[in-house]
Context: one part of a larger RNA
RNA sequence: UGCUUAUAGUGGAUGCCUUGGCAACCAGAGACGAAGAAGGACGUAGUUGCUUACGAAAAUUCCGAGUAGAGAGCAAACCUUAUUUGAUCCGGAAAAAUCUCCGAAUGGGUUAACCCAUUUAUCACGAGAGUGAAGUUAACGCAGAGAACUGAAACAUCUUAGUAACUGCAGGAAAAGAAAUCAAAAGAGAUUUCCUUAGUAGUGGCGAGCGAAAAGGAAACAGCCAUAAUUGUAAUUACUUGUGGUUAUUUGAAUUAUUUUUGAAUAAUUAGCCAAAGAAGGUAAAAGCCCUGUAAAUUAAAACCACAAGCAAAAUAACAAUUAAACAAGUAAAACGGAACACGUGAAAUUCUGUUUGAAGAAGGGAGGACCACCUUCCAAGGCUAAAUACUACUGGUUGACCUAUAGUGAACAAGUACCGUGAGGGAAAGGUGAAAAGAACCCCGAGUAGGGGAGUGAAACAGACCUGAAACUGUAAGCAC
Numbered sequence: 001u002g003c004u005u006a007u008a009g010u011g012g013a014u015g016c017c018u019u020g021g022c023a024a025c026c027a028g029a030g031a032c033g034a035a036g037a038a039g040g041a042c043g044u045a046g047u048u049g050c051u052u053a054c055g056a057a058a059a060u061u062c063c064g065a066g067u068a069g070a071g072a073g074c075a076a077a078c079c080u081u082a083u084u085u086g087a088u089c090c091g092g093a094a095a096a097a098u099c100u101c102c103g104a105a106u107g108g109g110u111u112a113a114c115c116c117a118u119u120u121a122u123c124a125c126g127a128g129a130g131u132g133a134a135g136u137u138a139a140c141g142c143a144g145a146g147a148a149c150u151g152a153a154a155c156a157u158c159u160u161a162g163u164a165a166c167u168g169c170a171g172g173a174a175a176a177g178a179a180a181u182c183a184a185a186a187g188a189g190a191u192u193u194c195c196u197u198a199g200u201a202g203u204g205g206c207g208a209g210c211g212a213a214a215a216g217g218a219a220a221c222a223g224c225c226a227u228a229a230u231u232g233u234a235a236u237u238a239c240u241u242g243u244g245g246u247u248a249u250u251u252g253a254a255u256u257a258u259u260u261u262u263g264a265a266u267a268a269u270u271a272g273c274c275a276a277a278g279a280a281g282g283u284a285a286a287a288g289c290c291c292u293g294u295a296a297a298u299u300a301a302a303a304c305c306a307c308a309a310g311c312a313a314a315a316u317a318a319c320a321a322u323u324a325a326a327c328a329a330g331u332a333a334a335a336c337g338g339a340a341c342a343c344g345u346g347a348a349a350u351u352c353u354g355u356u357u358g359a360a361g362a363a364g365g366g367a368g369g370a371c372c373a374c375c376u377u378c379c380a381a382g383g384c385u386a387a388a389u390a391c392u393a394c395u396g397g398u399u400g401a402c403c404u405a406u407a408g409u410g411a412a413c414a415a416g417u418a419c420c421g422u423g424a425g426g427g428a429a430a431g432g433u434g435a436a437a438a439g440a441a442c443c444c445c446g447a448g449u450a451g452g453g454g455a456g457u458g459a460a461a462c463a464g465a466c467c468u469g470a471a472a473c474u475g476u477a478a479g480c481a482c
Stems, first nucleotide, its partner, number of pairs: 001481009015467001016432002020403002022400007029392002031136002039102003042055003046078002049074003061096001062092003070081001071079001107116003122133004140171001141169004151158001155205001181188002192219004202210002223384003227324007235316003239310009250297002255271001257270001259268002272289002274278001280292003333357008343369001364379005419426002439466001442454004
């Protein structure tokens, strides 16, 4: 020095665990904001660093319900703290209130959380009084404007794709919508979504690709208004009453039975009991009967939501029938240039439109994929309309042939934290003593508040700041080889 064995150290794999995630389902809610939001700054506790809560009335005041323990968590302790005169905890759209400063930020200014001031920003509508708007927000929606990488095995038409990113506006859904629609000699009867038709008919440097519709089957169904006259009807809102629901609650069965093992019984054993409750969690191991609960019942001062009924008075001003009249013009259409239609200009209908033109008037007009005739069908150039459909930042409940700490969210921990960057932005690591702190009094070694040895606790201390504790790696001892 190497190898082997043993024994220590280092290290943190593995096993077991789960406070956290992930993905769904059902229901709710689908907004907040000048009555000052979202998001923040700074403060507020007897002692207060961070988180949480709150706002100079500041870890809270008030109202309701409710009972014996409390003064939020990390996190104990002290305390001349409060509490059966009911605390803590739980609930309370405008809550009964308060709510510093910044922020749309709105008296003026400004380097956000400050300064100066004592005024009340701007815009729209309105005679005025006054009313309204703005800003934030996950996805879903409609509209505007709109790429490239890519594919075509290169690339230019084409594709990616009317996608992404951007902008505007809105709703709980939005959009669409009651035929100038389809169809085909038979008929259907608004829109939307799904299945099918069908990867069909088509389209296409006929390449890559793109890609319908009618018919049929389902979901859900709802139709109306607008001019004038006449006649008639009773609707909606509000209000009242009732029912149901939401936001606190309360009641809630049955062994701590026998013996054994154990540190500990929920295990084994023997004997019972309840069950409209054998969901689940906890308790010193595995509990229907120990605890919290569960099934089933129960509850509201106050507020809200839904439905139904009533309607004396109130507000709004609607609806039906008949008659008459009317039935949308720079429009339809054309030419040229574009775009949308599955359809790339093509024989290209249909829809939208920039430019230039430009009808008819129900004895009329449009469509039926150039165009013409016949036939059929509908009535454009005004408007409204629930449901079936899409989504989930948010709230409650439930589930998983989903993860189990290099996984699952970036984040199970003071995580969008520490840290990095001028900035936009980037972005970690880090869980586990034990049933219970019973967290090691006291003594000794030591310079020592380091570390260790006794003693003690405990089932265990090789459970001591910690579960288990693999390997690499590092020592020590013995053997063997050189």
Molecule: large-subunit ribosomal RNA, domain I
Organism: Candidatus Vidania fulgoroideorum